[in-house]
């Protein structure tokens, strides 16, 4: 901004428009209401319906089911009636005000408007005599009867209306019971309130309103109060019970800008009516006006988000009307949106060469996949054309018959007939044409949960519904491949139900998981013994009535099917009433005695309250005796004490608790009570009599008691003792220990009101194996004593079967039942805030949320821990010898350096580790210079035999040149090795990841333990076996045992050393003969010894005694060479330690490819303020020197050991003999022993360093080798804290050899000489075995975990305030509006009158 409530001219007065007719005309037009209509207006009906929305509203609003004191236009039936008058007001016309909205004056008129008169059975009133109330016509037809005599009027009919009444039907008003969120951090509310009388008032009862009267009403069965909310049928969900919702339909109800009101009306307190008051918008000439889409579109705004300003009244239905018809955003349709349900399509069938192409791959292939193309085929949807139903049936007209009537009119019903109406709509549908043509997406793919590869990414981007992915091999991120679910539709967010038995009514709990009030007593309330009747509430049959209708369900029909839509029925589990039944159950009545109590009769007790009394103990006072110390503690110390302490004796005072008895005893509700005596008191047992007759349980609030501490007031006060104060420990010590020491501990009276108030177990009652102790009682047996058996009431241990999640519980339940109560619902915030209540105060009682985590928790179990235990081992410690740390040097590590100082080892378990040897080489670093299919592998093509020497340039690498030199096998084609070129596939990499790995190692450890089968127990985890008595180096072996075997580990089997035998005799040996020599197994010879290297013996707790358990072992002895493993080696379970090792090796993945690869040369790995491991030599006299002498083992040696001899001071040289080794050589072992000299000195110690000359070895000893001499001679006099190694041929101490390797050990592996000291023990330190015991740890004590601070204000509390909202009291204003007084002015029809005139 358009619509959405109009309509009647058949109610009226008319006649703004617009058609006809007729008159006039100046031809522009103008009259005539005459007709057909008909704006305004009067009047009537409708605007109280349809339509919307859901704010309010926890209410008689709403459902269900009743009631009675009401109303009800329009409609139906019935009765009666419609007679005669009267006077206004609009419209219009004249004037006037106003910007408008519209208003005022004054004239005129109509009715179905409006008033009175007459009547009124029936209606209202009522003193019952009586009084009081109505009304309208209007339209068509007809002239039979009256009149005017045309046609009409009076009249008559027909129909619509009017009035009175009575009924009905509809519609609506009112009450009543039942039922309908949450909150008790709302417990009291209420004065018109509850009730009565009389009234008003209303259609109608009623405190709806008034007066007066009572003092009532409601309320733990939840009043008032607050907070949210329209209610039902239904709708979702769920087996159900329920839990959630109230959107579409569909009834009830409230609402129309917000708040008030009342007119009108049958119906309103009226969505599109009015007044007022407010906000708000518009429009003004600034005085004043106008509006109300929660109607149907549309429009802004808000918002995660919800459509056309669409046609039609053609059906369905309303309004007006007699009708025709108007009117109808009601309502049919359309249009938008996959928003929901249904149904259809997007092809159908063949088709392997498994095409391309894409991913994947163990490179063989695999998959995508009949999937595509090709071939054959259909045409539904959609597109073009063509045909076409149903939704319509009536109104209307003619004819007919009926009905009304006087009537063949007029209306009314019925047939017949004729005949128009379709928004939708280019409808459905049906035919025909043409091509497979025009039509597939979306999620997901770690597991719950169906579907898995490959790339990218590297705790990064990123996923996530829970658990968790992602930090270089991600099926979990992201793409790709492919897979799986669904499909015109997937997903996702947001909700609700379900799973969830996780609020348990069906259907849970409460000893330890969250939960039993701290006791009791007892109110309301729940439940509540036997017997008999009555009653019929509950309860259970059966019947009406109602439970709308839709939905649900179940036959059917209609749209080809289905959604859907329709008929029919079933169902609506309810509620009311009525008949029946009478087991239980509740009500009444009358009985019983078992529950329960009561009286009498013993009986035990620390039950409770008073008064009183008693010792012993500590303390202080007095006096006495005494003298220097007491005290106290791990050790002190403060403190006391010479002014006389402590101890000691007597004597006093004062408080407070009550030893022994005493006990798992006993008493009480709990809390708790403990000398003795007395008084007053409660429970309780236990035996029978007797009485009472369910009088019982249990108990929400409710009241009592309630342990220590703490509070008042007022005594007391000895010991002890928070606070306090000193002393001590300690880093600190506001604590654990001392020394004092104050409230308080006590008493009396009042308050608190908690507690791990515990059996973490409410109270009663029933039932359902046993055994043992033990307190009080009764009984009976036995019997001088202590003894036994039955019982009851306690208490207490074990246990059956049963619970139990497991631990446990088990007649004193945590069993199996019942009754009643309390309390519980993830962890944390929090028992906390805020609010109440309570208290003197501390506090206590009730009690959240926001937020946040994905966990909190029990019970048990292996395990690892533990400054828990128990037993037991190791050079663990202790006892001992010797070092280390200091010094100086050597070696590795760290750190710094540096061009590089390549790389790992890093606690014990890296650090003289990898490395058994870095001048080049090695070598991986670094710097420069070169290569590029490479230094090296494998295939191809070509040429060359290889190889070999020599110049030349260069720092080499490399490069330039000459020379020698032609091989082997052949089928005569070539072939094998090798070399050079050539291309490319590859090579090559000490580049990364040891946390992707093998293998190989360390370590815990040579510790003694680790498991398995079967069995058994346990619900499992798992436990037994393996624990437990004993022994052992040993899970070694014995007994025992629900366990029995077993294996992998210990032991042994091997090597080596220790003793004999045997066999065998060189190169090894030499007792006896013999030769020989200075001198020697040198020689003959021996086999007898040593040795040498095969094989055997031997040692096995056998033997003897003793210990134990008759055992297993253990001590001790004997005998042996050697005794309980002889010694020493190899040998190291199941695992830990993401230990080490990608650089031995090998290997997945990544990286590099004219380099991160390959080749040279030089430097580096050797640096050097520093710091730490391992070492060597040393500090000296058990030593150093220096002369002379003695005695191993085990090694090695032909690119080698190298002898004699000779030369050098001497490293060495020189020589070359011997030797492939029990032969020859390295090669004098060295401490030792004997002898001198040093005499305590930084030395005749120690040797660093320096400086000079030398040696080898090697292509080369600058950077950077070893060794020799001369010289130099540093630091070091034996080491702080701390720390290492060893227990017997060991420690220390001595030299020796060997591997590497050209030379280079102070390091390493080995071997011999010499050759000890100590072990009482196991408390402590470290490690480790077993068993047990606690845990809130299990990446396992290097564990887990607490608080305050620091910053910040999202949330949540507090906050000085601030702003707003609701609500109670109080009071002020005070609009419209009813509804009452009273006044003034006016006034038709009405009253009253003397007829002037009053009056309302």
């Nucleotide at each position: 901004u358009g619509c959405a409530a109009g309509u009647c001219g058949g109610a009226c007065g008319g006649u703004a428009a617009c058609a006809g007719a007729c008159c006039c005309u100046c031809c522009g037009g103008g009259g005539u209401g005459c007709u057909g209509a008909c704006g305004a207006g009067u009047g009537g009906c409708g605007g109280a319906c349809g339509g919307g929305u859901g704010a309010g509203u926890a209410a008689c609003c709403c459902a269900u089911a009743g009631g009675a004191a009401c109303c009800u236009g329009c409609c139906c039936u019935g009765c009666a009636a419609a007679g005669g008058g009267g006077g206004a007001c609009a419209a219009c016309c004249u004037g006037g005000g106003g910007a408008a909205a519209c208003c005022c004056a004054g004239g005129c008129u109509a009715a179905u408007a409006c008033c009175g008169c007459a009547u009124a059975c029936g209606c209202c009133c009522c003193a019952c005599g009586g009084g009081g109330g109505a009304a309208a016509g209007g339209u068509g037809g007809c002239c039979u009867c009256u009149c005017c005599a045309a046609g009409g009027a009076a009249g008559c009919u027909a129909c619509c209306g009017u009035u009175g009444c009575a009924g009905g039907a509809u519609g609506g008003g009112c009450c009543u019971a039942u039922g309908g969120c949450a909150g008790a951090u709302u417990a009291g509310c209420u004065u018109g309130u509850u009730g009565g009388c009389g009234g008003g008032g209303u259609a109608a009862c009623g405190g709806c309103c008034c007066a007066c009267c009572a003092a009532g009403g409601c309320g733990a069965c939840g009043a008032u109060c607050u907070g949210u909310a329209g209610u039902u049928g239904g709708c979702c969900u769920g087996a159900g019970a329920g839990g959630g919702u109230g959107g579409c339909c569909a009834g009830c109800c409230a609402c129309a800008c917000c708040g008030g009101g009342a007119c009108u009306g049958a119906g309103a307190c009226a969505c599109g009516g009015c007044c007022c008051g407010g906000a708000c918008u518009c429009c003004u000439a600034c005085g004043g006006g106008a509006g109300g889409c929660a109607g149907c579109a549309g429009u802004a705004g808000g918002g995660a988000a919800u459509a056309u300003u669409g046609g039609a009244c053609a059906a369905u239905g309303g309004g007006c009307g007699c009708a025709a018809g108007c009117c109808u955003g009601a309502u049919c349709c359309a249009g938008c949106a996959a928003u929901g349900c249904c149904g259809c399509g997007u092809g159908u069938g063949u088709g392997a060469a498994g095409a391309a192409g894409g991913c994947c791959u163990g490179c063989g292939g695999g998959u995508u996949g009949u999937a595509a193309a090709g071939c054959a085929c259909u045409u539904u949807c959609a597109a073009a054309a063509g045909g076409g139903a149903a939704g319509a049936a009536a109104a209307g007209c003619c004819a007919g018959u009926u009905g009304c009537c006087a009537a063949u009119a007029c209306c009314a019903a019925c047939u017949g007939g004729c005949g128009u109406u379709g928004a939708c709509g280019u409808u459905a549908c049906c035919u025909u044409u043409a091509g497979a043509a025009g039509a597939a997406g979306c999620a997901c793919c770690g597991g719950c949960c169906a579907a898995c590869c490959c790339u990218g990414u590297g705790c990064c981007a990123g996923c996530a519904g829970c658990c968790g992915c992602g930090g270089u091999a991600a099926u979990a991120c992201a793409g790709g491949g492919g897979g799986u679910g669904c499909g015109a539709g997937c997903g996702u967010u947001a909700a609700u139900c379900g799973g969830a038995a996780u609020u348990a009514c069906u259907g849970g709990g409460c000893g330890u998981a969250a939960a039993g009030c701290g006791u009791g007593c007892g109110u309301a309330g729940g439940c509540g013994g036997c017997c008999u009747u009555c009653u019929a509430a509950g309860u259970c049959g059966g019947a009406u009535g109602u439970g709308a209708a839709a939905u649900c369900c179940c036959c059917g029909u209609g749209c080809u099917c289905a959604a859907c839509a329709u008929g029919g029925g079933a169902a609506c589990u309810g509620c009311a009433c009525c008949c029946g039944a009478u087991a239980c159950u509740g009500g009444a009545a009358g009985g019983c005695u078992c529950g329960a109590g009561u009286a009498c009769a013993g009986g035990a007790g620390a039950g409770g309250g008073a008064a009183g009394u008693g010792g012993a103990a500590u303390u202080u006072c007095u006096a006495g005796u005494g003298u220097a110390g007491c005290g106290g503690u791990g050790a002190a110390a403060u403190g006391c004490g010479u002014a006389g302490a402590u101890a000691u004796u007597a004597g006093a005072a004062a408080g407070a608790a009550c030893a022994c008895c005493a006990g798992u005893g006993g008493c009480g509700a709990a809390g708790g009570c403990g000398g003795c005596u007395u008084c007053c008191u409660g429970g309780c047992c236990u035996a029978g009599u007797a009485c009472u007759g369910a009088c019982g349980c249990u108990g929400a609030g409710g009241c009592a008691c309630g342990a220590a501490a703490g509070c008042g007031u007022g005594g007391g006060g000895a010991g002890c003792a928070a606070a306090c104060a000193g002393g001590a420990u300690u880093a600190g010590a506001u604590a654990c220990c001392c020394u004092g020491g104050u409230a308080g501990u006590c008493c009396a009276c009042g308050c608190c009101c908690u507690a791990a108030a515990c059996g973490a177990u409410g109270a009663g009652g029933a039932c359902c194996a046993g055994c043992u102790g033990u307190u009080g009682g009764g009984g009976g047996g036995a019997a001088u004593u202590g003894c036994c058996c039955c019982u009851u009431a306690g208490u207490a241990g074990c246990g059956a079967g049963g619970c139990u999640a497991a631990c446990g519980u088990g007649u004193u339940a945590a069993g199996u039942c019942c009754u009643c109560c309390g309390c519980c619902u993830g962890g944390g915030g929090a028992g906390u805030a805020c609010g109440g209540c309570c208290g003197c105060a501390a506090g206590g009682c009730u009690a959240a949320a926001a937020c946040u985590c994905a966990a909190a928790u029990g019970a048990a179990u292996u395990g690892a821990c533990g400054g828990g235990g128990g037993c037991c081992c190791g050079c663990a410690c202790a006892a001992g010898c010797g070092g280390u740390g200091g010094a100086g040097c050597a070696u590795g590590u760290g750190g710094u350096u540096u061009a590089a100082u390549u790389c790992g080892a890093u606690g014990c378990a890296a650090c003289g580790c990898g490395a058994a040897g870095a001048a080049c080489c090695u070598u991986a670093c670094c710097u420069g210079g070169c290569c590029u299919u490479g230094a090296c592998a494998u295939c191809c093509c070509a040429a060359g035999a290889a190889a070999c020497c020599c110049g030349c340039a260069g720092a080499g690498a490399c490069g330039c040149g000459g020379g020698u030199g032609u091989g082997c096998c052949u089928c005569c084609g070539g072939g094998a090795a090798c070399u050079u070129g050539g291309a490319g596939a590859c090579a090559g990499g000490u580049g990364c990841u040891g946390c992707a790995u093998g293998g190989c190692u360390g370590u815990c450890g040579u510790c003694a333990g680790c498991u398995c089968g079967u069995g058994u127990c346990g619900u499992g985890a798992g436990a037994u076996g393996u624990u437990g008595g004993g022994u052992u180096a040993a899970g070694u072996c014995c007994c025992g045992c629900a366990a029995c075997g077993a294996g992998c580990g210990c032991a042994a089997c091997c090597c080596u050393u220790g003793c004999c035998c045997u066999u065998a005799g060189u190169u090894g040996c030499c007792a006896g003969c013999a030769c020989a020599u200075a001198a020697a197994g040198g020689u003959g010879g021996g086999a007898a010894c040593c040795c040498u290297a095969a094989g055997g013996g031997g040692a096995c707790u056998g033997c003897c005694g003793g210990u134990g358990a008759c055992a297993a072992a253990c001590c001790g002895g004997a005998g042996g060479a050697a005794g309980g493993u002889g010694g020493g080696g190899a040998c190291g379970a199941c695992g830990u330690c993401a230990a080490g090792u990608c650089a031995u090796c090998a290997u997945g993945g990544c990286c590099c490819u004219u380099a991160c690869g390959g080749c040279c040369a030089g430097g580096g790995c050797u640096a050097c303020a520093c710091a730490c491991g391992u070492g060597c030599u040393a500090c000296a006299a058990u030593g150093g020197g220096c002369g002379g002498u003695a005695c191993a083992g085990a090694g090695g040696g032909u690119c080698g050991c190298g002898a004699a001899c000779c030369c050098g001071c001497a490293a060495g040289g020189c020589g070359g003999a011997g030797c492939c080794a029990a032969u020859c050589c390295c090669a004098c072992a060295a401490a030792g022993c004997c002898g001198c000299c040093c005499g305590u000195a930084g030395u005749c110690c120690g040797g660093a360093u320096u400086g000079g000359g030398g040696u080898c070895u090697g292509c080369a000893a600058c950077c950077c080798g070893a060794c020799c001499c001369c010289a130099u001679g540093a630091a070091g006099c034996c080491g702080g804290a701390a720390u290492c190694g060893c227990u017997a041929g060991u420690a220390a101490u001595c030299g020796c050899a060997g591997a590497u390797c050209a030379g280079c050990a102070u390091g390493c592996u080995g071997c011999g000489g010499u050759g000890a000291a100590u072990a009482c023990g196991u408390u402590c330190c470290c490690g480790g075995g077993c068993c047990u015991u606690g845990u809130a740890c299990a990446c396992a004590c290097c564990g887990c975990c607490c608080g305050u601070c620091a910053c910040a204000c999202c949330a949540u509390g507090g906050g000085a305030g601030u702003g707003g909202g609701u609500u109670g009291c109080a009071a002020a204003a005070g609009a419209a509006g009813u509804g009452g007084g009273u006044u003034g002015c006016u006034u038709a029809a009405c009253c009253c009158u003397u007829c002037g005139g009053g009056g309302a």